A computed fold for a 386-nucleotide RNA from a Nitrospirota bacterium, annotated as Bacterial RNase P class A. NCBI's taxonomy places the organism under Bacteria, Pseudomonadati, Nitrospirota. Model confidence (mean pLDDT): 77 of 100. Of the family's consensus pairs, 96% are formed in the model.

[in-house]
């Protein structure tokens, strides 16, 4: 100075003036519904968005058992609770702060690994190759018998080298072998059994004995282990006014499916298809697992105590217009500062333009995930210069 990493905060301002909408008090007008005034309090989000989970709440007699389905999965905490969130542990990335993890099981079973290679496993395989043996074109050699080399083949052994690949029977040295092969040793590395030391614990750390040397994929199937009733605000209540309880079908109905158990029915219950009131008014609708502020406890998530406050509730759907100043951008002229100079900061004047981006509550909360302007704080690295 340039590049990164983690986290917090804010969403943009004062003031009149109009104008909208809700709640509180008051007059006034109407049989009622409800209408107008004046007066005083409020009036989108940090994500209101996704509908991705978890609940609060309502309703369903059964929220009763099992099965299937569904979710989750390293250990410990926090919460109503969750697949969130916090702290630690192990794995992979990153020089590094830090980031991601679908992080129990492959020796319980069933499956897959294309091509390429000789072969993709619970011991599978031999393409080049190495070694043995036998055999021979042919070549040396010899006086002759005989002997030595030997492409090529035909048997036998191998898996140390080399080749294919993501991934080939664990590395390195050395004995041993016909030549090799943990054959067999020393030493690392994985695994198993075991003892000791930190840790609540997942797990770290050491020490032993054992040649046991045991691909990979469960974000396939499946196995462990723990959790799970079901439908949802258009849910569910109340009022008024109305109209056909008419037809048809089933023998059962209880809020995914099945099974058991319990209840309720035949003047019953379901399922269609019709008519009618009404594309109706109101409750549910916002005082909460609430907001801020201080003290304590915790490494933090978070907890507990104490003080303050009550901050939209619309129902085709409100919260908007404009003036001024501030702010902010763009031009443009001055004035002062750096610099050789191009040029560039700053301050003051005026024009023009914007009130900053993402984007608008509909029952409410607790996370998660995308969109998005600004600010601020720590922490890492690399370069220069003192």
């Nucleotide at each position: 100075g340039a590049a990164g990493c983690a986290g917090g905060c804010c969403a943009g301002g004062u003031g009149g003036c109009c104008g909208c909408u809700u709640c509180c008090g008051g007059c006034g007008c109407g049989a009622a519904a409800g209408c107008g005034c004046c007066g005083g309090g409020g009036g989108a989000g940090g994500a209101a968005a996704g509908u991705c989970c978890g609940g609060g709440c309502u309703c369903c007699g059964c929220a009763g058992g099992g099965c299937a389905g569904g979710g989750c999965g390293g250990u410990c905490g926090u919460u109503a609770a969750c697949g969130a969130c916090g702290a630690c542990u192990c794995a992979c990335g990153g020089c590094g702060a830090c980031g991601u993890g679908a992080a129990g099981g492959a020796a319980a079973g069933u499956g897959c690994c294309a091509c390429a290679g000789a072969a993709a496993g619970g011991g599978a395989g031999a393409c080049c190759g190495u070694c043995c043996g036998g055999u021979u074109a042919g070549c040396c050699u010899g006086a002759a018998a005989g002997g030595g080399c030997g492409a090529g083949c035909c048997g036998g052994a191998u898996a140390a080298g080399g080749g294919u690949g993501a991934a080939a029977a664990g590395g390195u040295g050395a004995g041993g072998c016909a030549a090799g092969a943990g054959c067999u040793c020393a030493c690392c590395g994985g695994c198993g059994c075991g003892g000791c030391g930190g840790g609540c614990a997942a797990c770290c750390g050491u020490c032993g004995c054992g040649g046991c040397c045991u691909g990979g994929u469960a974000a396939a199937c499946c196995c462990c282990g723990c959790c799970u009733g079901g439908a949802g605000c258009a849910a569910g209540g109340c009022c008024u006014u109305a109209u056909a309880g008419g037809g048809a079908g089933a023998g059962g109905g209880a809020u995914u499916g099945c099974c058991c158990g319990u209840c309720c029915a035949a003047u019953c219950u379901c399922u269609c298809c019709g008519g009618g009131u009404a594309c109706g008014g109101u409750c549910g609708c916002g005082a909460g697992a609430c907001g801020c502020c201080g003290c304590c406890g915790g490494c933090a998530a978070c907890g507990g105590c104490g003080g303050c406050g009550c901050a939209a509730g619309a129902c085709a759907a409100a919260u908007g217009g404009u003036c001024a100043c501030g702010c902010c951008a763009u031009g443009u002229g001055a004035a002062a500062g750096c610099g050789u100079a191009g040029g560039u900061u700053u301050u003051c004047a005026c024009u023009u333009g914007g009130u900053u981006a993402c984007a608008g509550a509909a029952c409410c909360c607790g996370g998660c995930u995308u969109a998005u302007g600004g600010c601020c704080u720590g922490c890492u690295u690399c370069a220069a210069a003192u």